[in-house]
Context: one part of a larger RNA
């Protein structure tokens, strides 16, 4: 030095576990905000820090309801206290009070959490941004008026929010095996606005000489008819089958009736909770839920915990019960009195959408790229008829059919999930599953936009090793705990690489 055996170190694979994720189903909810949001800063405890809670009334205050023998949130002890049988300890639910400063941030400023003012008031405290709307007072050129100015308002707006929706705006990579029309795509991105959905919507629609009868969504029709450097590609409709179905309004007058409103009562659901069946012994073991023997309950043998695997030990589960005040959705009764507001029904009269339809030029949308190109929208120039009328039926004309534009509203079927509750998984199990099982959008990086980790497991219980010894300490040896300490705290298991020690053999 090599090989082998044994025994260790290092290391953290593997196995087992799960507090965290992922995906789904059902129901609910679908907003919060000048009564100051979302999100923060700073404070706040007996005790330094962080998390959680809260706001100078500061891990809390008040009321009501429930529960209760324990409690003073967690890391996490220590100290000092509160409460204990009928309840003002504590905990849970509902309602209320308080709620510093910043932030739309709104008195002015500002390098957010800070600085500086004015008015009322003894003080405490309150008020003072902008825009829109309404009202009032004023008021030009310019007579009336209007613009403008000033003031008031217990009128409104603003800002935030995961996706879904509508409108406006709007790429490129890419594909065409290059590339320009085309495609990607009206996608991504940007802007504005709204709702629990949005949008659309009651035919100037389709159809085809038969007829249908608003819209939306799904399945077929159909990758068809078409469109297309007829390339790449793009791509309908009628019709049929389903889901769901709902229709309406306008100005004036008259008549009539009812509802909303208000009061009372009552029901269901939600938001705390409460009752809730049935087991013992033997053996093994540190421990029984295992084994053996004999029982019991079940509208409960879902699930979890307990020193190994428990229907009957514990929490629960099936099932039944439950609210003073609160929330949502209803029912019934009374009142009220047509004066105001809103609505239904009946009658009478009235209204029936013009710079519009259409046309020229240039674009855009329609599956349809200008094409034979109808239809829809309009930047620009024009420009009708008026129900004896007008639009459409894919150039255009006639016949025929069908509908009535240029005003408006409208539930459901449809889309989505930041979230709440419950349940489920031939989903993951710590290099997986969220980036994040752990104080993670943290540490750290970057001027910044932004990027972005690693890191779980002693034991049933800390019983976390008193005391002695070596040592400066670290660490170790005894002792002790424990079933186990090669479970000793970066502690379950403990692979391999790598490094020792002992022994044998070889050189």
């Nucleotide at each position: 030095u090599g090989c082998a055996u044994g025994u260790g170190g290092u290391g953290g694979a593997u196995g087992c576990c799960u507090u965290g994720g992922c995906g789904a189903u059902u129901a609910c909810a679908g907003g919060c905000g000048a009564u100051g949001a979302a999100g923060g800063a700073c404070g706040u405890g007996g005790c330094a820090g962080c998390c959680u809670g809260c706001g100078u009334a500061a891990a809390g205050c008040u009321g009501c309801g429930g529960u209760c023998a324990g409690c003073u949130g967690g890391c996490a002890a220590c100290g000092a206290g509160c409460g204990u049988u009928a309840a003002c300890a504590g905990c849970c639910g509902c309602a209320g009070a308080u709620g510093u400063c910043c932030g739309a941030a709104u008195g002015g400023g500002g390098a957010a959490a800070c600085c500086c003012u004015c008015c009322c008031g003894c003080a405490a405290g309150g008020g003072a941004a902008u825009c829109c709307c309404u009202c009032g007072c004023u008021g030009a050129a310019u007579a009336a008026a209007u613009a403008g100015g000033c003031g008031a308002g217990u009128g409104g707006a603003a800002g935030c929010g995961a996706a879904c929706c509508u409108g406006c705006u709007g790429a490129a990579c890419u594909g065409a095996a290059a590339c320009a029309u085309c495609u990607a795509a009206g996608u991504a991105g940007g802007c504005a606005g709204a709702g629990g959905a949005a949008a659309a919507g009651a035919a100037a629609u389709c159809a085809a000489c038969c007829g249908a009868g608003a819209u939306u969504c799904c399945g077929a029709g159909a990758g068809u008819a078409g469109u297309g450097g007829c390339g790449a590609g793009c791509g309908a409709a009628a019709u049929c089958g389903g889901a769901c179905c709902a229709g309406c309004c306008u100005g004036u007058g008259c008549g009539u009736u009812u509802u909303a409103g208000c009061u009372g009562u009552u029901g269901u659901u939600c938001a705390a909770a409460c009752g809730g069946a049935a087991c013992g012994u033997u053996c093994u073991g540190g421990a029984a839920a295992g084994u053996a023997c004999g029982g019991c309950c079940a509208u409960a043998g879902c699930g979890g915990g307990u020193g190994a695997u428990a229907g009957c030990c514990c929490c629960g589960u099936a099932u039944g019960u439950g609210a003073a005040a609160g929330a949502a959705c209803g029912g019934c009764a009374g009142u009220g009195g047509a004066a105001c507001u809103a609505a239904g029904c009946g009658c009478a009269c009235g209204a029936c959408a013009a710079g519009u339809a259409g046309g020229g030029c240039g674009g855009g949308a329609c599956a349809c790229g200008u094409g034979a190109a109808a239809u829809c929208c309009u930047g620009u120039c024009u420009g009708a008829a008026g129900a004896u009328g007008g639009g459409g039926g894919g150039a255009c004309c006639a016949u025929c059919c069908u509908c009535c534009a240029a005003g408006g509203c409208u539930a459901a079927a449809u889309a989505c999930u930041c979230g709440u509750a419950a349940u489920c998984g031939a989903c993951c199990g710590a290099u997986a599953g969220u980036g994040a099982a752990c104080c993670a959008g943290u540490a750290c990086u970057g001027u910044g936009a932004a990027g972005g980790a690693a890191a779980g497991g002693u034991a049933a219980a800390a019983a976390g090793a008193a005391c002695c010894c070596c040592g400066g300490a670290a660490g170790g040896g005894g002792a002790g705990u424990g079933a186990a300490a090669u479970a000793g705290a970066u502690c379950c298991u403990g692979a391999a690489a790598c490094c020792g020690c002992a022994u044998g053999c070889a050189u």
Predicted 3D model of a 507-nucleotide part of an RNA (large-subunit ribosomal RNA, domain I) from a soil metagenome.
Rfam family: Bacterial large subunit ribosomal RNA.